[in-house]
This record gives sequence, C1' cells and structure tokens, in this order.
RNA sequence: GGAGUGGGCCGUGCGACCGCUGUGACGGCAGGCCACUAUGGACGCCGUCACGGAGGAAAGUCCGGGCUCCACAGGACACGGUGGUGGGUAACGCCCACCGUCCGCGAGGAUCGGGACAGUGCCACAGAGAACAGACCGCCGAUGGCCCGCCUCUCACGGGGCGGGAUCAGGUAAGGGUGAAACGGUGCGGUAAGAGCGCACCGCGGCUGCUGGUGACAGCGCCGGCACGGUAAACCCCACCGGGAGCAAGACCAAGCAGGGCGAAGGGCCGGUCCGGCCCGACUGACGUCCGGGUAGGUCGCGCCGAGGCGACGGGCAACCGUCGUCCCAGAUAAAUGGUCGCACCCGACAGAACCCGGCUUACAGGCCCACUCCUUUU
Repeated sequence: GGAGUGGGCCGUGCGACCGCUGUGACGGCAGGCCACUAUGGACGCCGUCACGGAGGAAAGUCCGGGCUCCACAGGACACGGUGGUGGGUAACGCCCACCGUCCGCGAGGAUCGGGACAGUGCCACAGAGAACAGACCGCCGAUGGCCCGCCUCUCACGGGGCGGGAUCAGGUAAGGGUGAAACGGUGCGGUAAGAGCGCACCGCGGCUGCUGGUGACAGCGCCGGCACGGUAAACCCCACCGGGAGCAAGACCAAGCAGGGCGAAGGGCCGGUCCGGCCCGACUGACGUCCGGGUAGGUCGCGCCGAGGCGACGGGCAACCGUCGUCCCAGAUAAAUGGUCGCACCCGACAGAACCCGGCUUACAGGCCCACUCCUUUU
C1' cells in the first nucleotide's frame, strides 16, 4: 500500500423569533366544592418566569417477565413448546464460555446439535442393482460343457494328452455407466480375473481399560476385517417446561334517563281555639329528598424511584454480579415534541412513545473509533 474479519459508537449542528405540552413557583379570577367565618383549604381557568419534552430501532408484536382480574384439592391423559455441555438471569426459544460437525490459507463464520437394535412409514426419477441389493458394458473364463487343430490307444465305436477359440454355464464389485446415495480409502501382495482374500497405514465399530476434564468430550491402549444405509423442520419415543385473559387489564367518583323508599297541595273527623292525632287525597302525575346499580364524563392505574441511568472500586475468561457515590431523565388522551428565517457541512436515511421492562427480528443516507488476519513492498 492492497484485500478482508470481528466489535463498539454517532446518526444534522448553532442562533433568533413565534407556537404546543408536562411539572414547579408567583400573581389574578365571573365560577363550583369542603370547612365555616379567620376573605381559610383543595380544585379549575388565565398570565409571567424557570426547568423537561421521542428512537436506535419508539417498528414487527415473535419469545420471556413484572403488574391486574378471573380460575384453581391431588394425580394421570391430551395439547403446545424446548432439545450438545456448563454458567448468567426475574425469566426466556435470549446472552456468555466450551465441546462436536462443516466452511475459510487465516483473523473467523455456520450449526432446529436428544433418540433410527421400541414400533410404523418414506427413499421419486435414473439405473442391471437402493436394504439381509445387483452382472448392463467391461475383465476373466482357472473349473465343467461345446467347437477346431495336432499327437496317441483301439479293427471300429470310443477314450487319453497337449494347444487354441471367447461359444455356453459360470466367476468377478478392481474399471466404465446411473444416481443425492452403489455395502470403506491408499499402497503392496495375491489371483484365471478380481475381491479385507492377506498385510501396512488411515477411517469405522466395540470395551465394566487407563489418563485428563464439573461436563459435553478428548488423548492413549486393547479387541473386531468391517458386521447393524438415510430420513424424527415424518408419525413416534425420552427428558424438561407451560392455568386463562390482557391497561379496552383493573380500581374509584358520578350528571341525565329509568327503578325503588319517604315526605307533600287540599278536604273531613276528634276539639271551644291552637298544637297534635287519625282518615280521604294516594293505585296516578308533578315537586322535594334519600337509596342501590350504573351510562356519558372525570380521577387513578400512568412515570416519584425503576430487574433505572452514569461513574469508581472489587469478583469473574466472559455473559454478569456486588459495594459505594451521584442523577431524576417525555407522560399525551384526539393525543404535544412543531413552524419561519439566517449560518455551517460530506447536505440529512429508516422512522414517531401510548402500562412498564429483558431479548430477538426487520428497516436505515452518511460518518467515526478499536482489535485482529492474509498478500506485497521497504527498513
């Protein structure tokens, strides 16, 4: 200098003016409420000032939890989920470390990674043959038959020997060909040709063997010529986990309308009159008042405190945990976080909270930083 690998971070900035929203302080007010007279208190509205005001994904709503309500003796079945080992965590299908396998020269990356001698199913097409497989081409044809030639025995039939043919039976899984996959690989020996047929090394399987490791597992040793194909993101088996619904959860206050209780205009009787009592009115309607449930609406839940942020120290390879210090950091409900102007630059991507957290996944213009690998060059 070039090509890469892994990780972290930022994601328009500054100023002026005008708005929106939350909290606090102060001031004002026609108002209703509580107390009750002290022009008190809690609200509400308006104004001024101060402070705060979207994201790394606020998104998808895919996992896990908090919180709330409902349900709930115990056990089993069913259903759903998870699946190497050890840790982390409130929990997880997340994260960390490690193991095995595969990929990459490497830094590193990928991994739905339990069980296929419990049982069932499937393995298309091609191909000769696909699960206790198979001879299409090729090779061989030792052995047996057939054909040919020569020699030989016999009068002849017939027999014997030698050689040849690749003709039949047959042998052969080395080579070709088919396929995702053809019943280990390389080499030497061996053979008619071949073949774990034999041997060496590698691979594979087994072991109540030894060593190391918490463990997954690894190394070594011994045994076995190799015998039991794949598929469980097919049914299934094994182990472990799992009540349901969700902030429109749920709690409180409560107009109007409807319902229920009580009172009540007037008249009569008792009576000398008043008070009072009884009856009618009155089974209606209207009015007043009370009651429970509860609609509209309002308050809380709801951001005052959290599995919280930041910093230091300590433990741990790490995920993470502990102690101390420090900070309070959006809370709307038609629902705010914006508009105009100026300046700067590489000219601004994906996108906007709605009960709250931990993850995963997906989208994203541009930029910054750290560690490491390979190649080349120079010293």

This is a predicted structure of a 379-nucleotide RNA (Bacterial RNase P class A) from Maioricimonas sp. JC845. The coordinates come from a structure-prediction model, not an experiment, and the mean pLDDT is 76. Rfam family: Bacterial RNase P class A. By type it is a ribozyme. A source record names the gene rnpB.